Description:
The RNA shown here (SAM riboswitch aptamer (S box leader)) has 112 nucleotides and comes from Cyclobacteriaceae bacterium SS2. Rfam family: SAM riboswitch aptamer (S box leader). About the family: The SAM riboswitch is found upstream of a number of genes which code for proteins involved in methionine or cysteine biosynthesis in Gram-positive bacteria. It was read from a public genome assembly, where an Rfam model found it.
RNA sequence: GAUUUAUAAAGAAGUGCUGAGAGACAGGCUCUAUGAAGCACUAGCAACCUGGCCCCCCAAAGGAAAAGGUGCUAACUCCUGUCCCUGAUAGAUUUCAGGGAGAAUAUGAAUU
Numbered sequence: 001g002a003u004u005u006a007u008a009a010a011g012a013a014g015u016g017c018u019g020a021g022a023g024a025c026a027g028g029c030u031c032u033a034u035g036a037a038g039c040a041c042u043a044g045c046a047a048c049c050u051g052g053c054c055c056c057c058c059a060a061a062g063g064a065a066a067a068g069g070u071g072c073u074a075a076c077u078c079c080u081g082u083c084c085c086u087g088a089u090a091g092a093u094u095u096c097a098g099g100g101a102g103a104a105u106a107u108g109a110a111u112u
Base pairs, nucleotide, nucleotide: 001112002111003110004109005108006107007106008105013042014041015040016039017038021031022030023029025081026080027079028078043073044072045071048069049068050067053063054062077104082101083100084099085098086097087096088095
């Protein structure tokens, strides 16, 4: 890098260095010199994996915790991006709103 799979309406900061951008991409819309992104340290959130504990004859499933491995700490994955359904509109292949299924993206785990 690729494939498969689970999850994505919750949650969580401060300092130092640096110096202009960032939110995947596109269109929007936001954040940002009262410092963006990046790097470092500390803190925290969470519970995907490993280990331990409870439960169990032993397991599986489940539960509480959180030592280790990841991840994460603006806005529903910020909204929409394809298809289907419903309603309103204007008669329509228009416009708007709502719902569902997908795609894409992100993270974990397994395989390669």